Context: one part of a larger RNA
RNA sequence: UGACGGGGGCUCACACAAGCGGUGGAGCAUGUGGAUUAAUUCGAAGCAACGCGCAGAACCUUACCUGGGUUUGACAUGCUUGGAUGCUUGCCUGGAAACAGGUUAAGCUGCCCUUCGGGGUGAAACUUGCACAGGUGCUGCAUGGCUGUCGUCAGCUCGUGUCGUGAGAUGUCGGGUUAAGUCCUUUAACGAGCGAAACCCUUGCCGUUAGUUGCCAGCGGGUCAUGCCGGGGACUCUAGCGGGACUGCCGGUGUUAAACCGGAGGAAGGUGGGGAUGACGUCAAGUCAUCAUGGCCUUUAUGCCCAGGGCCUCACACGUGCUACAAUGGCGAGUACAGAGCGACGCAAGACCGCGAGGUGGAGCAAAUCGCAAAAAGCUCGCCCCAGUUCGGAUUGCAGGCUGUCAACUCGCCUGCAUGAAGGUGGAAUCGCUAGUAAUCGCGUAUCAGCUAUGACGCGGUGAAUGUGUUCCUGAGCCUUGUACA
Numbered sequence: 001u002g003a004c005g006g007g008g009g010c011u012c013a014c015a016c017a018a019g020c021g022g023u024g025g026a027g028c029a030u031g032u033g034g035a036u037u038a039a040u041u042c043g044a045a046g047c048a049a050c051g052c053g054c055a056g057a058a059c060c061u062u063a064c065c066u067g068g069g070u071u072u073g074a075c076a077u078g079c080u081u082g083g084a085u086g087c088u089u090g091c092c093u094g095g096a097a098a099c100a101g102g103u104u105a106a107g108c109u110g111c112c113c114u115u116c117g118g119g120g121u122g123a124a125a126c127u128u129g130c131a132c133a134g135g136u137g138c139u140g141c142a143u144g145g146c147u148g149u150c151g152u153c154a155g156c157u158c159g160u161g162u163c164g165u166g167a168g169a170u171g172u173c174g175g176g177u178u179a180a181g182u183c184c185u186u187u188a189a190c191g192a193g194c195g196a197a198a199c200c201c202u203u204g205c206c207g208u209u210a211g212u213u214g215c216c217a218g219c220g221g222g223u224c225a226u227g228c229c230g231g232g233g234a235c236u237c238u239a240g241c242g243g244g245a246c247u248g249c250c251g252g253u254g255u256u257a258a259a260c261c262g263g264a265g266g267a268a269g270g271u272g273g274g275g276a277u278g279a280c281g282u283c284a285a286g287u288c289a290u291c292a293u294g295g296c297c298u299u300u301a302u303g304c305c306c307a308g309g310g311c312c313u314c315a316c317a318c319g320u321g322c323u324a325c326a327a328u329g330g331c332g333a334g335u336a337c338a339g340a341g342c343g344a345c346g347c348a349a350g351a352c353c354g355c356g357a358g359g360u361g362g363a364g365c366a367a368a369u370c371g372c373a374a375a376a377a378g379c380u381c382g383c384c385c386c387a388g389u390u391c392g393g394a395u396u397g398c399a400g401g402c403u404g405u406c407a408a409c410u411c412g413c414c415u416g417c418a419u420g421a422a423g424g425u426g427g428a429a430u431c432g433c434u435a436g437u438a439a440u441c442g443c444g445u446a447u448c449a450g451c452u453a454u455g456a457c458g459c460g461g462u463g464a465a466u467g468u469g470u471u472c473c474u475g476a477g478c479c480u481u482g483u484a485c486a
Stems, first nucleotide, its partner, number of pairs: 001486002003483003007480007015470002019433005026323008034314002042053002064309007073132001077131003082126001086108004090103005110121004134298002137296003143292002145287003148283001150281001155194006161170003174185003200275004205243007215232002219230003246269001249263005325426001329384007341372003346365002351360003391423001396418007439462007
């Protein structure tokens, strides 16, 4: 100087407390361990691995296993041999395919000369051989890059000066204050940098500009009806530019300060809400399987091609979720109100067929124009009457639909009929959340032929309770103290 303490002081955080909803019990989905297996490819391991890499494992992917095949190779560059070959289409044999062998027919095959018979050259391609290619093989403890974490915590440092023999100290401490090393004041320190804040995006209010594909107040026309038409720019909205919030104003407290408390006005008040943004560093943290890369290993195989299988197994254990156990509910009928997205290899309306999944067909739309598209919870009416039930839907059988270059047995999704399991609110323990939040309800997108999505990322609808405290648990910051630790 740090680190540590079941030392002290001060402070903060959904850390506790106060509340609301869960997990832990059930069934299923998914990841992991273990077991199994020819293989169940590999990685991730307290927080910070375990719906993680995977924003899509039937083949492919695919790295694993079994079997078949191949050796200058699936891919790159250079040199070299060969001679007219070579490529596309077709046929035959073997085969699961990859591939191997054969066949004759058609078409194409650079440049120069040409008497159109051909000659020269050797290009592209092919072939022979050699350098080499290749490796998701090892090492993340050789590395780059990227990332997690402490933590959006308030810290981490430097120049000059001063003090100390020196390591170092000071500044960065003290008193206030703040979300903040934020600001004020004091001061052997005076300044500065990286962080904090601000600048950026979005949302909330107003003005202005512009009105198409959006809108429709007033005027006119038309319809069973609809901004449908003429027209209009008022309004909503769209999307550009501005304004607006700064402790600016008032009162009080305070050291005359910084600031805090209350109030006015205001759409918004003291960082208005949300996002992006992550200092010096820590964990030899993670990744050689995104990529790049040193070294090592391999080279008739640890490379490459193919078929089938596996990554989907299942006594069990754990994590994360979904659905429930019902009456604030379930079922039936009727009826409203979103936002954000996506669409040409596409979204697909009306119509018709089917109980339905879906099918036929194809108007319109490169989309503020057309479509996906029905929002659901909600509201109204009716039934159920507390039961393993009109709760719950696992499991299983039968019949179908869809996708796909072949193919849904291993191993896809969906529909109808039938079947109708566990489950009566879950032990010890444990998680999230302070407001448009929790809870609850549906909608969309990426990946994608299809989908095991209950996942992930977004969007809106309805919409609470509690706390104004810091004794304790956990983590963190500052000052101080002890130490036989570095």
This is a predicted structure of a 486-nucleotide part of an RNA (small-subunit ribosomal RNA, 3' major domain) from a metagenome. Its mean pLDDT, the model's own confidence on a scale to 100, is 80. The full RNA is in RNAcentral, with records from SILVA. Its Rfam family is "Bacterial small subunit ribosomal RNA". Its family is annotated with structural constituent of ribosome and ribosome in the Gene Ontology.